RNA sequence: GCCCAGGUGGUGGAAUUGGCAGACACGCACGGCUUAGGACCGUGUGCCGCAAGGCUUGGAGGUUCAACUCCUCUCCUGGGCA
Numbered sequence: 001g002c003c004c005a006g007g008u009g010g011u012g013g014a015a016u017u018g019g020c021a022g023a024c025a026c027g028c029a030c031g032g033c034u035u036a037g038g039a040c041c042g043u044g045u046g047c048c049g050c051a052a053g054g055c056u057u058g059g060a061g062g063u064u065c066a067a068c069u070c071c072u073c074u075c076c077u078g079g080g081c082a
Base pairs, nucleotide, nucleotide: 001081002080003079004078005077006076007075010026011025012024019065027045028044029043030042031041032040046055047054048053058074059073060072061071062070
């Protein structure tokens, strides 16, 4: 230099004929249980906001009624070729 795969909450990781972003698990918070703790059970848990609502898939544009998904540029990580 060329080619391929990937980047999503605090963590792992889902979601693709384009149609509710964050399922599920872990972690965390509060409560229950316990003498206390662990395990287990219940509820909650992306960000901003009192609320209504708004924002968010590495970054920036584009297409579309609608984009994690398609297109362009770009950054980063892993692999392959020379």
Predicted 3D model of an 82-nucleotide RNA (transfer RNA) from candidate division WOR-1 bacterium RIFOXYA12_FULL_43_27. Its Rfam family is "tRNA". Rfam describes the family as follows. Transfer RNA (tRNA) molecules are approximately 80 nucleotides in length. The organism belongs to Candidatus Saganbacteria, within Bacteria.